């Protein structure tokens, strides 16, 4: 220093659940409890999964306000009303990541216990 976990030994850790306590949600935190782990000690680099009731980016559709044009009605300028494009605002629905989650999905990085070659 590389590999391995067949036997021991010292011990570790903690799914599902359940309470509580946090977040917009995924999902996290404490306690209980144990399904199973030789890295199930850590780190979101690479892929995957998850989320979108908050924030942020796109798309629709509605709605409120300017504005350009057309059309039509009134008495002159004008003003009223429909209708087309363009914008700000706002709502609600759909998708997203450069935002959030998983390290107990896989891959990589870092350490690191006890024995064996």
């Nucleotide at each position: 220093u590389a590999c391995c976990g067949c036997a021991a030994a010292a011990g570790g850790c903690a799914a599902a659940c359940u309470a509580c306590c946090u977040g917009a949600a995924a999902g996290g935190g404490u306690a209980g409890g144990a399904c199973g782990c030789a890295a199930a000690g850590c780190c979101a680099c690479c892929g995957g999964u998850c989320c979108c009731u908050a924030g942020c980016c796109g798309g629709u559709g509605c709605c409120u306000g300017g504005c350009u044009c057309c059309u039509c009605g009134c008495g002159g300028a004008g003003c009223g009303a429909g209708g087309u494009g363009c914008c700000u605002g706002g709502c609600a629905c759909c998708g997203g990541a450069c935002g959030g989650a998983c390290a107990g999905c896989g891959g990589g990085g870092c350490u690191g216990c006890c024995g064996g070659u």
Annotation: The prediction has a mean pLDDT of 82. Predicted 3D model of a 117-nucleotide RNA (c-di-GMP-I riboswitch aptamer). It matches the Rfam family "c-di-GMP-I riboswitch aptamer". Rfam describes the family as follows. GEMM was predicted in a large-scale screen for bacterial structured RNA regulatory elements. Of the family's consensus pairs, 94% are formed in the model.